Model confidence (mean pLDDT): 87 of 100. The part of an RNA shown here (small-subunit ribosomal RNA, central domain) has 344 nucleotides and comes from Nicotiana noctiflora. The RNAcentral record of the full RNA draws on SILVA.
[in-house]
Context: one part of a larger RNA
RNA sequence: CUGGGCGUAAAGGGCACGUAGGCGGUGAAUCGGGUUUAAAGUGAAAGCUACCAAAAACUGGCGGAAUGCUCUCGAAACCAAUUCACUUGAGAACGACAGAGGAAAGUGGAAUUUCGUGUGUAGGGGUGAAAUCCGAAGAUCUACAAAGGAAUACCAAAAGCGAAGGCAGCUCUCUAGGUCCAUACCGAUGUUGAGGUGCAAAAGCUUGCGGAGCGAACAAGAUUAGAUACCCUGGUAGUCCAUGCCGUAAACGAUGAGUGGUCGCCCUUGGUCUACGCAGAUCAGGGGCCCAGCUAACACGUGAAACACUCUGCCUGGGGAGUACGGUUGCAAGAUCGAAACUC
Numbered sequence: 001c002u003g004g005g006c007g008u009a010a011a012g013g014g015c016a017c018g019u020a021g022g023c024g025g026u027g028a029a030u031c032g033g034g035u036u037u038a039a040a041g042u043g044a045a046a047g048c049u050a051c052c053a054a055a056a057a058c059u060g061g062c063g064g065a066a067u068g069c070u071c072u073c074g075a076a077a078c079c080a081a082u083u084c085a086c087u088u089g090a091g092a093a094c095g096a097c098a099g100a101g102g103a104a105a106g107u108g109g110a111a112u113u114u115c116g117u118g119u120g121u122a123g124g125g126g127u128g129a130a131a132u133c134c135g136a137a138g139a140u141c142u143a144c145a146a147a148g149g150a151a152u153a154c155c156a157a158a159a160g161c162g163a164a165g166g167c168a169g170c171u172c173u174c175u176a177g178g179u180c181c182a183u184a185c186c187g188a189u190g191u192u193g194a195g196g197u198g199c200a201a202a203a204g205c206u207u208g209c210g211g212a213g214c215g216a217a218c219a220a221g222a223u224u225a226g227a228u229a230c231c232c233u234g235g236u237a238g239u240c241c242a243u244g245c246c247g248u249a250a251a252c253g254a255u256g257a258g259u260g261g262u263c264g265c266c267c268u269u270g271g272u273c274u275a276c277g278c279a280g281a282u283c284a285g286g287g288g289c290c291c292a293g294c295u296a297a298c299a300c301g302u303g304a305a306a307c308a309c310u311c312u313g314c315c316u317g318g319g320g321a322g323u324a325c326g327g328u329u330g331c332a333a334g335a336u337c338g339a340a341a342c343u344c
Stems, first nucleotide, its partner, number of pairs: 004315003007298002012312001014199004021192003025086006033079002035075002038072001040070003048064002051061003089189001091185001095180003101175003105171003108152001113147002116144003123134002160167002204245002207242002213239002218234002221231001256311005264289011293300001317344003326337004
């Protein structure tokens, strides 16, 4: 390389957009590049091989194959090309709908903490038990008032939205996508996508605000043989906001995207239609069972891991190692591409 694979054994890129490329609806007409029928030429010799000779071998004779190439007369289904049309793929005006989709601004209440004042007196915290800790300089408790930051109980759901990451108090402004119904219009405009570009949790980094609670590091108290831990008391970065970077996660459905058709049952979200009470039909989602099938098994099972097709990424024994070197990238931390010796 081939073959075989990628839910859990090695293996789906974190996600999207998209260039090149690949693949690609229906009906005609033209063309004859690919394709293809027939014929001819050629395919040196050696070599291979059928038959013949007393002939197994060698040898001799006479043929064949040599799957190829060239040319000529034809064919026109398919592929390609050109032209014309079509509507079911894609798009899409009108109408209706749902939603924590995104960005910015404003604002509410509960709670924690701190501070002030009043009341009030000896404990409070914390734990398996304690101690560190707070408290007669008046704590805890309690009442009122104030400050500040962060998160938004109940509703809440296997619910909803988003490409993924993710998104939740309320109001307003701006903005993106989706679904349904009907199907005016357009007329293949599609799909996948090497490179490329953008987005991308948390942590981390830059500069400047902010800092209630929580809390790496750190300190103290316990526990213990020890305890650089688990438990407790404190507590700095951080967590929050703005700005620019970083570009990774068990970025998981451990399941790439797209298309087609495929036995049923139950629940649920948003539409539409019929019924008007309970139901039924049909699209687009979210879940639970299951037939066939598939699977090493577990399981999956119309949202497939079944049946098929198209494109793309990736895998090839364990360790060494996601390491070294080198390239690219970053302020750095690092990221990315990514070996070998050796060893079992």

The organism belongs to Nicotiana, within Eukaryota.